[in-house]
RNA sequence: AAUAAAGAAGCGCUGAAUUCUAUUAUAGAAGCGGGGGGCCCAUUUUCGCCGGGGUGAAUCUCCAGGGUUCUCCCCUGGAGUAGGGCCAGCUUUCGGCCCGAACCCGUCAGCUAACCUCGUAAGCGUGGAAAGUUGAAGCU
Repeated sequence: AAUAAAGAAGCGCUGAAUUCUAUUAUAGAAGCGGGGGGCCCAUUUUCGCCGGGGUGAAUCUCCAGGGUUCUCCCCUGGAGUAGGGCCAGCUUUCGGCCCGAACCCGUCAGCUAACCUCGUAAGCGUGGAAAGUUGAAGCU
């Protein structure tokens, strides 16, 4: 000097998941987010199977293998994809890097005022350019 790994602090990212007040234990409030729930309106949808629904960006198509004797359906892998995120004030463009899961309800829920009710976790470490615009600091 370079590379790799680990730790601390600050800062930052996905996400609703932050802040405050107390407390022996444990709770409460604000903020943010979700679900249920009338009239009206809407509804070819469902009644046990190939059910239906919710959170979420996370849907869908094709190929291969398997569960099956076959269809349907399901699982695994691959290639894509609707859609979503990041590249450090904000927006846009170019360029680049990623995600495209998982879980829950339990036969049941359209919208939905009043009303009722729930959550406030978890996991991580990006930093290229231009245009416009905004803010701060310093100097005059």
Molecule: c-di-AMP riboswitch aptamer (ydaO/yuaA leader)
Organism: Bacillota bacterium